Predicted 3D model of a 72-nucleotide RNA (transfer RNA) from a bacterium. Rfam family: tRNA. Rfam links the family to the GO term triplet codon-amino acid adaptor activity. The family's RNA type in Rfam is transfer RNA. It was read from a public genome assembly.
[in-house]
RNA sequence: GCGCCUGUAGCUCAGCGGUAGAGCAACCGUCUUAUACACGGUCGGUCCCUGGUUCGAUCCCAGGCGGGCGCA
Repeated sequence: GCGCCUGUAGCUCAGCGGUAGAGCAACCGUCUUAUACACGGUCGGUCCCUGGUUCGAUCCCAGGCGGGCGCA
C1' cells in the first nucleotide's frame, strides 16, 4: 500500500428497516447469626463520526476514524 472482518450498557455479546435486549458486573430486597450461594427487582446506551437512501436507519449505501486478520 491492497483485500476481508469488525465497532451496540462498565465487560462479553444478541438484534437482517418500525424508536434496543440478554448474561456478567454494580445497587436494593428475600434467605442466613453473618458472609457467600440461590432467588426477585432496580440502574445503566445520542448504537464510533459525518453525509446519503427511506415515511422511518443500530440495520442499507459512501467517506472518515479506531480494532483484528491476510497478502505484498